The prediction has a mean pLDDT of 83. c-di-AMP riboswitch aptamer (ydaO/yuaA leader) from a marine sediment metagenome, 123 nucleotides, folded computationally. The sequence is in RNAcentral, with records from MGnify.

RNA sequence: GGCCGAGUUCCCGUCAAAGACGGGGAGCGGGGGACCCACAUCCCAGGGGUGAAGUCACGGCAGUGACGGGCCAGCCUCCUUCUGGCCUAACCCGGCAGCUAACCUCGUAGGCCACGGAAGGAG
Repeated sequence: GGCCGAGUUCCCGUCAAAGACGGGGAGCGGGGGACCCACAUCCCAGGGGUGAAGUCACGGCAGUGACGGGCCAGCCUCCUUCUGGCCUAACCCGGCAGCUAACCUCGUAGGCCACGGAAGGAG
C1' cells in the first nucleotide's frame, strides 16, 4: 500500500502507566420470533445454524475427476466476456427452530500478500 472476511469507528470508566480490563453508542453482520402463505406422516442413520465450501462418479483408504459454487489479477467502484491462478474448509446448537411485522438476542474475529493479463459497458 493491498487481499479474504460482517468483523469498522466513536465515547466513558478502573489501574501510576505502556497497556490491560470493563462498559456504552453508531455502522455492518447473524439467530430467534405472528397473522397470511407454505409444509404437513415419519422415526431417527434425528433435525437445524454460520459459511462459497454442494452434488455425482471412481477408489480399501488417502485421494482423484466432473458439474456447480466462491475469490484474486486494470487509475476508483460496479456489470459482462476471455485468459491465468487459487479455494471448495472449519465450527456451532442439542431433540429444537419454515417464512415472519412488532419484539428479543448474539458477533464485530482471525488469517494473508509484494504488485502482477486482455476487451466491452455504466457511474